[in-house]
RNA sequence: CCGUGCUAGGCGGGGAGGUAGCGGUGCCCUGUACUCGCAACCCGCUACAGCGGGGCUGAAUUCCCACUUAAGGAUUAGGUUUGUGAGGCCUGGCUCCCGUAAGGGGUGUUGACGACCGGGUCUUGCGCGACGGAGUCUUCUGAAUUGUGUCAGAUCCUGGCGGAAGCAGCACUAAGGAAGUCGCUCCGGGUGCCGCAAGGUUGCCUGGUCCGAGCUACCUGCAGGGGUAACGCUCAGAAGCCUAAAUUCGAGGGUGGGUGCACGG
Numbered sequence: 001c002c003g004u005g006c007u008a009g010g011c012g013g014g015g016a017g018g019u020a021g022c023g024g025u026g027c028c029c030u031g032u033a034c035u036c037g038c039a040a041c042c043c044g045c046u047a048c049a050g051c052g053g054g055g056c057u058g059a060a061u062u063c064c065c066a067c068u069u070a071a072g073g074a075u076u077a078g079g080u081u082u083g084u085g086a087g088g089c090c091u092g093g094c095u096c097c098c099g100u101a102a103g104g105g106g107u108g109u110u111g112a113c114g115a116c117c118g119g120g121u122c123u124u125g126c127g128c129g130a131c132g133g134a135g136u137c138u139u140c141u142g143a144a145u146u147g148u149g150u151c152a153g154a155u156c157c158u159g160g161c162g163g164a165a166g167c168a169g170c171a172c173u174a175a176g177g178a179a180g181u182c183g184c185u186c187c188g189g190g191u192g193c194c195g196c197a198a199g200g201u202u203g204c205c206u207g208g209u210c211c212g213a214g215c216u217a218c219c220u221g222c223a224g225g226g227g228u229a230a231c232g233c234u235c236a237g238a239a240g241c242c243u244a245a246a247u248u249c250g251a252g253g254g255u256g257g258g259u260g261c262a263c264g265g
Base pairs, nucleotide, nucleotide: 001265002264003263004262005261006260009057010056011055012030013029014028015027020046021045022044023043024042034054035053036052037051038050063258064257065256066255067254068253069252072249073248074247075246076245077243078242079241080240081239082238084236085235086234087233090232092231093228094227095226096225097224099222100221102220103219104218105216106215107214114210115209116208117207118206119205120204121203122199123198124197125196126195127194128192129191131188132187133186134185135184136183137180138179139178140177141176147172148171149170150169155164156163157162
């Protein structure tokens, strides 16, 4: 150096989850990679960390190591959006009150503000009036059966003269009813541009006198106080999305290196 037969190894790996831990079943990534059985109220194992059976390959394109690249996952950070909860000195927003009087407006020499005098508004008492009610008053009506008067006819008494009671009718009237209401009496009150007297007069309105230039606070501004929590703001935690962000695990790809035994020629 060549040939033959073997052995280690290989015939997929990884992430999250789960677990004392490791591997597997299920999910996800990579991408093609012998097969059968087992398993989430799990299954198998113990740092050489799936177990059991069968098969193929085999020292290199295939196995091992280092470097590099890197799909994807996990954790964290930052940003952003949405909805939830909390806060109220957060010099925000909105709103209420008090003040100020710089600007605008209104008003004022046809006299502001202020001061003084009077009247009204207010209270009490006494009247007057109007309105309403009741009574009085006036008129009409009103007794069929039991009001009064007069009582035709008829009836009764009488020798006669005469007398008696009295129905209908007529007239009048009581109780009652209706209407009127000038006057009179009593009563009432959501009664009055009413009168007289007394009181009160903070405020408002009004007349007069004095004074002589301000007054007002409607809007803006400024200052103070209270409220609110839709919105903005702050904080908390949740979900979604984003990041040439950080850390970590990392399939796959690339580069370089390493790898046993026996026999024969």